[in-house]
Context: one part of a larger RNA
């Protein structure tokens, strides 16, 4: 892991609601007794028939009260017993699951410390004290030599330990192997026997160790501890179908009341929803500046600052700051002279349909998610967070978006090799237009992106120039006063400063650029001519608006920013048009179920409905045992097992037939449950 078996809302008491049955102003027994069972008996007690009051007490009333007032609770209403079911409650209370707590015991053959008694430590090195000898001293001291053999001394085996690395990691091993390493006469190591015990021991102290277990051992018991937590909870079909909100909570992943679901009963009936209409209140969006504030420029002008004069008072002045006032133009969630659309409330009317409301039984739910819109927080960040409102998911399958809970279309009772459409599509992959008309795009833009940039290209509008010939090109001129003045070494159109005139002209700046040390030189503006287009509507040249494009544009495995192929008068974009495809939508045909209406009817007809998690309600299938029942089937073959292309049922399932098997079995109507397995890191067994 698979297979097989086992495996979870039970039982008793109490309460309440519903159903059924008995009796009924009553209903009913409990223990006990009798009886083989069945049953009989037993009337203590319980509930009901009257309530009010704390009570005395009174009583259809009573309490409060001075009250005959007022007010509170009552008076009108059938109960009770049993059984069954739903739920609650006390019990282990649907099942499994802690870490823990307490009590009684068992452990020091592991290990910690200690006690008693034994044992062990190759070899080598160093050379303390001490005394001895010699020297030395007045005597000591001191020096030297040789002896000596100390030390938690040194090196290093046994022994003890376990530093580092590798191997091993279902190992040789629940701590090992190899290499390397520490101590190795000591606070050393070790044998044997013994002592200390669980809030206790022992500890050169690490919360270490106390039998592979230690921040409180192990074992049995209290014990099915408790678990607002996790997991699991077993057959079928049918009807309806949520919530993830509010309030409260030692509350926030729990629970209670309300809201939302379901089932039953009830009465008014249309009270609810929808549409129309009439009437309302409002202070949002917008707008505005009349208030409150903010804020810009100007005018005007207090006050202040600066400057000047004056001994001072004070006066004068000011490209400074600036209140109030005026003008112009603005801003506001906590501004409003104004002010919608919606929404909300109420009256009336209408159509269609099935709700709405009250009481009661039973819930689930109180982690929500994304999308649109209006907002707060945040960075007008987030697949962020918090509200409001709508949608979808949750609990929704189908078609589209390549692929996708939450987007778009659309709500699946079943069948159908029929039809029509939605979103979205129609060159091929791949169902359907290589459809039509008029344009645009050249960028593969389409098929990611901004500020910004540009003689890309289409459209519109509006200027200017032009037959006295535009624009471009070519040819020619582009001069004189003058090298303007200043400055400067120089400054002559062209370093810089100032001025920027006049003349000749068809025209020519006291010069727009290159250039020179300064000149020179080359262009430009400006002018003439030539040539060309075209001949009165074209040409040339600006500006503005606009369609589609271009650049701006860098990422990590591999094209990879159309799903792919591929596409250019498109298979791209814009506009218009007609076809077609396309879903579980709608329709056709056939069938099923549920409800309502008609109906005697569960016949039949008509109409409507039948996605579904939590959950509520309804109807059934199957398993074991029992009763009717010594009835029925069965060796002319029971159960079980294997097979089946047959029959019935929507289904759980039931039957038939064939084989095997070899002795019991089930139909009908009931009853009672150890009553249904795929999940619980489930339990046991097999492989």
């Nucleotide at each position: 892991g698979u297979c097989a078996g086992c495996g979870a809302g039970u039982u008793c008491g109490u309460g309440u609601u519903u159903g059924u049955a008995g009796c009924a102003a009553g209903c009913u027994u409990a223990a006990g007794c009798c009886g083989a069972u069945a049953g009989g008996u037993g009337u203590a007690g319980g509930c009901g028939c009257a309530g009010g009051g704390a009570a005395a007490c009174c009583g259809a009333g009573u309490c409060u009260g001075a009250a005959u007032a007022g007010g509170g609770c009552g008076a009108u209403a059938a109960g009770u017993u049993a059984c069954a079911a739903g739920c609650a409650u006390g019990a282990g209370a649907c099942c499994c699951g802690a870490a823990a707590c307490c009590g009684g015991g068992u452990g020091a053959u592991c290990u910690a410390a200690c006690c008693a008694u034994g044992a062990g430590c190759a070899g080598g090195c160093u050379g303390a004290a001490g005394g001895u000898a010699a020297g030395g001293u007045a005597a000591c001291a001191c020096u030297u030599a040789a002896c000596g053999g100390a030390g938690g001394g040194c090196c290093g085996a046994a022994c003890u330990c376990g530093u580092u690395u590798c191997u091993g990691u279902u190992g040789c091993a629940a701590u090992a192997g190899a290499a390397u390493g520490a101590g190795a006469u000591g606070a050393c190591u070790u044998g044997u026997g013994g002592u200390u015990a669980g809030g206790g021991g022992u500890g050169a102290a690490a919360g270490g160790c106390c039998a592979a277990u230690c921040a409180a051992a192990c074992u049995c018991g209290g014990a099915u501890a408790u678990a607002g937590c996790u997991g699991g909870u077993u057959c079928u079909c049918c009807g309806c179908g949520a919530a993830a909100u509010c309030u409260a909570u030692u509350u926030a992943g729990g629970u209670a009341g309300a809201g939302c679901g379901u089932c039953g009963a009830g009465g008014u009936u249309a009270a609810u929803g929808c549409u129309g209409u009439u009437g309302g209140g409002g202070g949002u969006a917008g707008a505005g500046c009349a208030c409150u504030g903010a804020a810009u420029g100007g005018a005007c002008u207090a006050g202040g600052g600066g400057g000047g004069a004056g001994c001072g008072a004070u006066c004068c002045u000011u490209a400074c700051c600036a209140a109030a006032u005026c003008c112009a133009a603005u801003c506001a969630a906590a501004c409003u002279c104004c002010g919608a659309a919606u929404a909300c409330c109420a009256g009336c009317a209408g159509a269609c349909u099935a709700u709405a409301c009250u009481c009661g039984g039973c819930a689930g739910a109180c982690a929500c998610a994304c999308g649109g819109u209006g907002g707060g927080a945040g960075c007008u960040a987030a697949g962020u967070u918090c509200c409001a409102u709508c949608g979808u998911g949750a609990a929704a399958a189908g078609g589209g978006a390549a692929a996708g809970a939450g987007c778009c279309c659309u709500a699946a009772c079943c069948g159908u090799c029929c039809g029509c459409u939605a979103a979205g599509g129609u060159c091929c992959c791949a169902a359907a237009g290589u459809u039509a008309u008029a344009a645009c795009u050249a960028a593969g833009u389409g098929g990611c992106a901004a500020a910004g940039a540009a003689u890309g290209u289409g459209g519109a509008a509006u200027g200017a120039c032009c037959a006295u010939a535009a624009c471009a090109a070519u040819c020619a001129g582009g001069a004189g006063g003058u090298u303007g003045g200043c400055u400067u070494g120089g400054a002559a159109g062209c370093a810089g400063c100032c001025a920027u005139c006049c003349u000749u002209u068809a025209a020519a700046g006291a010069a727009a650029g290159c250039g020179u040390a300064a000149u020179a030189g080359c262009u430009c503006a400006c002018u003439g001519a030539u040539c060309u287009a075209g001949u009165u509507a074209a040409g040339u040249u600006g500006u503005u608006c606009u369609g589609c494009g271009u650049c701006g544009a860098a990422g990590a495995u591999g094209u990879a920013a159309c799903g792919g192929g591929g596409c250019u008068a498109a298979a791209g974009u814009u506009a218009u048009a007609c076809a077609c495809c396309g879903a579980a939508g709608c329709g056709g045909c056939g069938g099923g179920c549920u409800g309502a209406u008609u109906g005697a009817a569960u016949a039949a007809a008509u109409c409507a409905g039948c996605g579904g998690u939590a959950g509520c309600g309804g109807a059934g299938c199957g398993u074991u045992u029992u009763u009717a029942a010594a009835a029925c089937c069965u060796g002319u073959g029971a159960a079980g097992c294997g097979g089946u292309a047959c029959u019935c049922g929507u289904g759980a399932g039931a039957g038939g037939c064939c084989g095997u098997g070899g002795a019991g079995g089930g139909a009908u109507a009931a009853a009672a449950a150890g009553u249904g397995a795929g999940a619980a890191u489930g339990c046991u067994g097999a492989c």